[in-house]
Context: one part of a larger RNA
Molecule: small-subunit ribosomal RNA, 3' major domain
Organism: uncultured bacterium
RNA sequence: UGACGGGGACCCGCACAAGCGGUGGAGUAUGUGGUUUAAUUCGACUCUACGCGCAGAACCUUACCAGCUUUUGACAUGGAGCGUUUGAGUCUCAGAGAUGAGAUUCUUCAUUUAGUUGGCGCUUACACAGGUGCUGCAUGGCUGUCGUCAGCUCGUGUCGUGAGAUGUUUGGUUAAGUCCAGCAACGAGCGCAACCCCCGUCGCUAAUUGCCAUCAGGUAAUGCUGAGCACUUUAGCGAGACUGCCGGUUUCAAGCCGGAUGAAGGUGGGGAUGACGUCAAGUCCUCAUGGCCCUUAUGGGCUGGGCUACACACGUACUACAAUGGCCGUGACAAUGAGAUGCUAAUGGGCCACCAGGCGCAAAUCUUUAAAAUCGGCCUCAGUUCAGAUUGUCCUCUGCAACUCGAGGGCAUGAAGUAGGAAUCGCUAGUAAUCGUGGAUCAGCGUGCCACGGUGAAUCCGUUCUCGGGUC
Numbered sequence: 001u002g003a004c005g006g007g008g009a010c011c012c013g014c015a016c017a018a019g020c021g022g023u024g025g026a027g028u029a030u031g032u033g034g035u036u037u038a039a040u041u042c043g044a045c046u047c048u049a050c051g052c053g054c055a056g057a058a059c060c061u062u063a064c065c066a067g068c069u070u071u072u073g074a075c076a077u078g079g080a081g082c083g084u085u086u087g088a089g090u091c092u093c094a095g096a097g098a099u100g101a102g103a104u105u106c107u108u109c110a111u112u113u114a115g116u117u118g119g120c121g122c123u124u125a126c127a128c129a130g131g132u133g134c135u136g137c138a139u140g141g142c143u144g145u146c147g148u149c150a151g152c153u154c155g156u157g158u159c160g161u162g163a164g165a166u167g168u169u170u171g172g173u174u175a176a177g178u179c180c181a182g183c184a185a186c187g188a189g190c191g192c193a194a195c196c197c198c199c200g201u202c203g204c205u206a207a208u209u210g211c212c213a214u215c216a217g218g219u220a221a222u223g224c225u226g227a228g229c230a231c232u233u234u235a236g237c238g239a240g241a242c243u244g245c246c247g248g249u250u251u252c253a254a255g256c257c258g259g260a261u262g263a264a265g266g267u268g269g270g271g272a273u274g275a276c277g278u279c280a281a282g283u284c285c286u287c288a289u290g291g292c293c294c295u296u297a298u299g300g301g302c303u304g305g306g307c308u309a310c311a312c313a314c315g316u317a318c319u320a321c322a323a324u325g326g327c328c329g330u331g332a333c334a335a336u337g338a339g340a341u342g343c344u345a346a347u348g349g350g351c352c353a354c355c356a357g358g359c360g361c362a363a364a365u366c367u368u369u370a371a372a373a374u375c376g377g378c379c380u381c382a383g384u385u386c387a388g389a390u391u392g393u394c395c396u397c398u399g400c401a402a403c404u405c406g407a408g409g410g411c412a413u414g415a416a417g418u419a420g421g422a423a424u425c426g427c428u429a430g431u432a433a434u435c436g437u438g439g440a441u442c443a444g445c446g447u448g449c450c451a452c453g454g455u456g457a458a459u460c461c462g463u464u465c466u467c468g469g470g471u472c
Stems, first nucleotide, its partner, number of pairs: 008472006015463002019427005026319008034310002042053002064305007073128001077127002079124006087106008109118002130294002133292003139288002141283003144279001146277001151190006157166003170181003196271004201239007210229002215226003242265001245259005321420001325379005337368003342361002347356003386417001391412007433455007
């Protein structure tokens, strides 16, 4: 000077408290440990690993295992030689395929007078290629965390022998080292705030694919058509909020409290934005890279298997245990998005998954059903008309291919579960809870992830205590 203290003072945070809903018990999904295995590829391990890398493991992916196979190599540059038409297929044979042997179709070189040269293919030897091999404790880059916490520093001056101190402390105040006052300090930088984006109000401009108040036409009905851009909306530019106004309070400073105006009031709500640093935190399996190691293999190709195993343990979710409910009927109201190897309408078939069909749409034009809610009926507290695991069987779809190992449907089956011990998590408002919808990845596949809207609460006395953080 820091760090630490079961030292003190002050302050803050869904930190506690007050509430609401969960986890921990059940079944399933998923990740991890362990065990097993030829292999169950690798990494990540308190918060900050465990629905994490993986925005999607049947093959591929794939790095793992078994077997088969290859050696200048799947890929790059250079030398020599040969050929000169390169590319795209099709078929036959052997084979699990890689691969090997053969046949065949279409298309098909530039440059120079010429040799040559370039491009391409084949052969060959070597330099080399190649390595998801090791080291994240050799590294870059990127990332997590403390933490969107209010801090971290510098120049000059002053003080101190010096390390250092001062400034940055003190008194108020703030979300804030925010601002004010004071002061051997005076200034400055990185942070804070503001500048940026979205939402909330209004105005102007614009008006199709959107809209329909007025006018006209038409229909069984509908902005369906003409006309129109008022409204809604769309999307560009502006206005608007600044403690600006009033009252109180204060050192009559910063500010705080109340009020008015207003769509919005004291940071209006949300996002992006992460200081100096910490954890030798994470990543050599994104990429890059030093060193080390392999080089007929630790490289390359292929088939099949594995990553999906299962006595068990843990994390994260989904579905329930029911009557604020389940079932049947009825049938209203969104938003964000996506769409050409695509979204797919009307109509028809099928109990259904789905199939046939093919209108329209590169989309404010066409397509893509909102559900909970409402209303009516049944059920009457039961392991039930709750719950849906498991299993049998028959199907559908994607795809070369669903055995290991996909998703979905019909019929049958109908397990545990009657609210969950110790313990523990999230959330302060359009939030929690609850209800559906869309998207990325993607042939197919999610209870995950990322977004969107619908319905829509309770509580906050307070800071003694728990945890984390800040100042002295």